[in-house]
RNA sequence: UUAGAGUUUGAUCCUGGCUCAGGAUGAACGCUAGCGACAGGCUUAACACAUGCAAGUCGAGGGGCAGCGCGAGUGGCAACACUUGGCGGCGACCGGCGCAAGGGUGCGUAACGCGUGAGCAACAUGCCCUCUUCACGGGGAUAACCCGGAGAAAUCCGGCCUAAAACCCGAUGGUGAUUUGGACAGGCAUCUGUUCUAAUCUAAAACUUCGGUGGAAGAGGAUUGGCUCGCGUGACAUUAGGUGGUUGGUGGGGUAACGGCCCACCAAGCCUACGAUGUCUAGGGGAACUGAGAGGUUGGUCCCCCACACUGGAACUGAGACACGGUCCAGACUCCUACGGGAGGCAGCAGUGAGGAAUAUUGGACAAUGGAUGGAAAUCUGAUCCAGCCAUGCCGCGUGAAGGAAUACGGUCCUAUGGAUUUUAAACUUCUUUUGUACGGGAGCAAUAAGGCGCACGCGUGCGCCGAUGAGAGUACCGUACGAAUAAGGAUCGGCUAACUCCGUGCCAGCAGCCGCGGUAAUACGGAGGAUCCGAGCGUUAUCCGGAUUUAUUGGGUUUAAAGGGUGCGCAGGCGGCUUUUUAAGUCAGUGGUCAAAUCGCGGAGCUCAACUCCGUCCCGCCAUUGAUACUGGAGAGCUUGAUUGCGGUUGAGGUAGGCGGAAUUCGUCGUGUAGCGGUGAAAUGCAUAGAUAUGACGAAGAACACCGAUUGCGUAGGCAGCUUACCAAGCCGUAAAUGACGCUCAGGCACGAAAGUGCGGGGAUCGAACAGGAUUAGAUACCCUGGUAGUCCGCACAGUAAACUAUGAAUACUUGUUUUCGGCGAUAUACAGUCGGAGGCAAAGCGAAAGCGAUAAGUAUUCCACCUGGGGAGUACGCCGGCAACGGUGAAACUCAAAGGAAUUGACGGGGGCCCGCACAAGCGGAGGAACAUGUGGUUUAAUUCGAUGCUACGCGAGGAACCUUACCCGGGCUUGAAAGUUAGCGACGGCGGAUGAAAGUCUGCUUCCCUUCGGGGCGCGAAACUAGGUGCUGCAUGGUUGUCGUCAGCUCGUGCCGUGAGGUGUCGGCUUAAGUGCCAUAACGAGCGCAACCCUUUUCUCCAGUUACCAGCGUGUUAUGGCGGGGACUCUGGAGACACUGCCAUCGUAAGAUGUGAGGAAGGAUGGGAUGACGUCAAAUCAGCACGGCCCUUACGUCCGGGGCGACACACGUGUUACAAUGGGCAGGACAGAAAGCAGCGACUCGGCGACGAGGAGCGAAUCUCAAAACCUGUUCCCAGUUCGGAUUGGAGUCUGCAACCCGACUCCAUGAAGCUGGAUUCGCUAGUAAUCGCGCAUCAGCCAUGGCGCGGUGAAUACGUUCCCGGGCCUUGCACACACCGCCCGUCA
Repeated sequence: UUAGAGUUUGAUCCUGGCUCAGGAUGAACGCUAGCGACAGGCUUAACACAUGCAAGUCGAGGGGCAGCGCGAGUGGCAACACUUGGCGGCGACCGGCGCAAGGGUGCGUAACGCGUGAGCAACAUGCCCUCUUCACGGGGAUAACCCGGAGAAAUCCGGCCUAAAACCCGAUGGUGAUUUGGACAGGCAUCUGUUCUAAUCUAAAACUUCGGUGGAAGAGGAUUGGCUCGCGUGACAUUAGGUGGUUGGUGGGGUAACGGCCCACCAAGCCUACGAUGUCUAGGGGAACUGAGAGGUUGGUCCCCCACACUGGAACUGAGACACGGUCCAGACUCCUACGGGAGGCAGCAGUGAGGAAUAUUGGACAAUGGAUGGAAAUCUGAUCCAGCCAUGCCGCGUGAAGGAAUACGGUCCUAUGGAUUUUAAACUUCUUUUGUACGGGAGCAAUAAGGCGCACGCGUGCGCCGAUGAGAGUACCGUACGAAUAAGGAUCGGCUAACUCCGUGCCAGCAGCCGCGGUAAUACGGAGGAUCCGAGCGUUAUCCGGAUUUAUUGGGUUUAAAGGGUGCGCAGGCGGCUUUUUAAGUCAGUGGUCAAAUCGCGGAGCUCAACUCCGUCCCGCCAUUGAUACUGGAGAGCUUGAUUGCGGUUGAGGUAGGCGGAAUUCGUCGUGUAGCGGUGAAAUGCAUAGAUAUGACGAAGAACACCGAUUGCGUAGGCAGCUUACCAAGCCGUAAAUGACGCUCAGGCACGAAAGUGCGGGGAUCGAACAGGAUUAGAUACCCUGGUAGUCCGCACAGUAAACUAUGAAUACUUGUUUUCGGCGAUAUACAGUCGGAGGCAAAGCGAAAGCGAUAAGUAUUCCACCUGGGGAGUACGCCGGCAACGGUGAAACUCAAAGGAAUUGACGGGGGCCCGCACAAGCGGAGGAACAUGUGGUUUAAUUCGAUGCUACGCGAGGAACCUUACCCGGGCUUGAAAGUUAGCGACGGCGGAUGAAAGUCUGCUUCCCUUCGGGGCGCGAAACUAGGUGCUGCAUGGUUGUCGUCAGCUCGUGCCGUGAGGUGUCGGCUUAAGUGCCAUAACGAGCGCAACCCUUUUCUCCAGUUACCAGCGUGUUAUGGCGGGGACUCUGGAGACACUGCCAUCGUAAGAUGUGAGGAAGGAUGGGAUGACGUCAAAUCAGCACGGCCCUUACGUCCGGGGCGACACACGUGUUACAAUGGGCAGGACAGAAAGCAGCGACUCGGCGACGAGGAGCGAAUCUCAAAACCUGUUCCCAGUUCGGAUUGGAGUCUGCAACCCGACUCCAUGAAGCUGGAUUCGCUAGUAAUCGCGCAUCAGCCAUGGCGCGGUGAAUACGUUCCCGGGCCUUGCACACACCGCCCGUCA
């Protein structure tokens, strides 16, 4: 001392990228802003610069005196003027020292530039310190000044005079320098030190207050510099070769010094894959930021070093420069000019312009620190110290504290007579006074200089005391007074991420870091209220590190996610068996040196605290030295187990070259033979009477090798298959004779390397790109067919790639079993426990995201190589290399996306598979589609044709009944608290009978008129006002409820357990069985729930009970006749209770469940038939117009009343039906048999009238009592195949009924009329038994009815099912998947 989150999916695990939360900054921008301390402030144009300042000083070196002051003199009344180097001083000048420091910037530089550590026996060093010695004599100039000249100026020239600590000469001198010879000592190669000797060369300056300062030579010290070397210090190999003074030598020159630094000659070297050379970028370090660290990034402020000073070059002076405020030359630019010529260099401090998102004052002072000069005073100092500006950063302080509830008003919100929040917040009371304002006091920074006094010693210095001097600054600080007084904002509130509501908007406006929000109920936009986080700041942007183990040394990977080179050999490189001796390079330990200061860490101290500052202490590394020797390395000696060789066996489609073989194919010749062959899903092109195909014989050619043959064998890989010969190579086993680590891996390199391809030359049977034709098709540049060139084959040469795959690099060692097989040994053996080497399968442990791998590892370890770092762009472009070309190798970026991907899971899907079911097909029967009509829909039309329903699952549906009403639509006329309901005053019955007007509603108006009462009032009605109204207006995609469909399909789930990292699985799978997830067996599952079944209703049989209105056998009675009557309780029936059916019995099959049987019994037999009953869910399915309901909208109208119209329109299209097309029929006459319903504003017998609908009367019946009330059928007769005696539409006429009213727009009746239609194309619907078909009857709604519809009822009453290949739908299992809005999916290309 290590934190994670969001985002790929329907969900999961993994891989992997993107994004966020943190810290930082010389920052900028937006909003906001009270104070102080400390720090910082052109990152861009090393762009250009106006102006001022930034380096001078010394008169104690000199000549002097322009200017100032003093003194003196002259003139003058004075002011003043003039003179005078005499004094203070001093411009310019000669001279000395300084100007090479300090200050600025980062252009250049990839370098001994920097850092670090060494070296110089190869060097220099002004000023400073110490020591020794010395300073003698002489000389000639020159500036200034003066005179003259040129020029616009800058400046320059000539002449005369003069000084010095300026310059020169001579002397002296050494331990100096150079040269010669010798001795001694030392070392590190050249050499170094000491010493002796000889020759040559070189010094000086004065001033003075007499104290001193300065000068010369030499030696030493200190400091500073110069040079050399080891190590470290960017990117690119799409930069691989570079180099001619280049590398070295000899001899010179040059330098302070070494050196090709330079030169002459000689040699041919030198650097480089451990990255030379080139290109691009960059000042380096101490350090700073970040990080757990390792690292990564940075080099602003401060310190050290370097480089530079408008650009380039050069030297001079000097101790030091190749010199920021010096010189010369060249260049660009700016300025002056009399046009001849000149001047300049802010990357010093301020400041200006420009550039830019962006960075300050043309301030004060030398008081302190430091520097230059001077003996000193002092002068100079934009170094420095201060102040100013800027929230640029960090730190600190404040904007008040305590009390105070009716928790006020207002705002906002909500589940709204109320509550929540703003909120103890405010007001108000008390208190405090940091800050602020005013006044007053008021620092430290100051040490000393000159000088004075004292002390010490010999000078002169040292020490102590006194002693001038403050820019900042009347600042910090302190005191007093006043008074809550002077002081709060910014961002955010969908998740990540702390913080939620309302309104507005309506895929618009906008937001957004990522995921993503916004299409009418937005916590995501904008506003408001509230909340959260920070706070004199808060956000945004940019950049760096972190998170990112996402370049992985610490610390990753490569079967399938990105990633193992196609294979072998092998140099360099890396790594390497056992024993021993030695060495001490690595390694380890001690000591010493260094690691500048600052910074960081730790401990302490000073500013009121903190930031800040100060003091102490500490480090990685490098160097040296001493020691240790296990391991690694070096050297030596040995060993045999790794490796290799020998010997003996053995194996194989191993390789190369040659020879041989048969079958097949095609072709040729001849024969036989005749009409087709061939080909396909079906065909055609093609071949064939000039004789094909077929068949026989002979012959030719080229290519490939059936059977054996295998999950086999061999080879490094690619690859290798008839037989045989020769040659070559390899593996394995056995043995243990030889060598003695000779090994492993391998960048670059070399070689091999399928198919296709290329060049040259052959060959060419088959097959066959391209091409041609025929088909297929919407098209078919394809798949299929007929042909067919290159090629396929051989030789030589190139090419060098493949899903070159085990998608798995090579080597070594270790690790639990089982099974098959190949080669050898054991071994005489075909058995077999063993052993060595190969090839396979299945498992343990372990590994893995999983699938899976598992001694042939993807396990456990070691070594070496290769490769990967999100998807696309792209294995593309450019460059280079190779190639004859094709092409190969190497191999980016811009831009763009938030994913791309792996494995596994659950579904859905498949023109995948298996099993199974259903009137699904098939087998049948009857229909629809053609006609007419009815009805619904679309469309069209209309003032309106109200609205909804739209594949199956809308369309005789909502509607179980539109003439008015209904009614929602249209036109017109009215009403506005309203057509209806409630509450509160007031008034009064409501109502009835009228009148006027009007289409009606309505409006106006006349007459008449209450009930109950506990006497309060109540019921009922009318009415003004108010609160509620009303809406079939919108949203079924805000909803409830209800419904349809898959589907009466057999499924859908849960608990616990188990398996899996997980999604999830198991159960629910498998076998058999069933109508059924029905049951049985099996079983890591055991149970359970919703469904299935059963329970319910009905139908069929029987029993018991009960019997009226039903029934009537027997008894009685009566009638023309009838259960009409008495009676009966037998039967039918009614309606209550029971029984029965359960594969229970038998046989066969089966473990069982169960199945089968013209089995038995039974009314009924394997669910007896029918109904009700609809799992989890799907379709944003339907319905806001049945009802309810959120939100939105209308309010003299989108409400409401009324009259009329419309919903009924009609070129047309579709659905559902009815009636038909006829003889199994139509007409007429006669005769018979139901069930279930309904009935008082009703059903209505019966009688009468009418052809009839119906009318006039009317019994009975609120119904097992009465009524409605049958038809097909049967009997008889007629029609005779025709648009008819079929069919009945349409139309004309006449009527009936309902109703206020049948014109739009009713039904029915009669007479007349008599349309289409002669069985219906493609296609399509229903039905498996009392079913289809056919026949009639009833009911609801309803005044009536457009009903041929719907719901029921009974009568008559069939045919067929081999079977599951196919169509449709469904269930289970399995498989594939890039789908999950789920195949009506996804997705590719072209075009717009």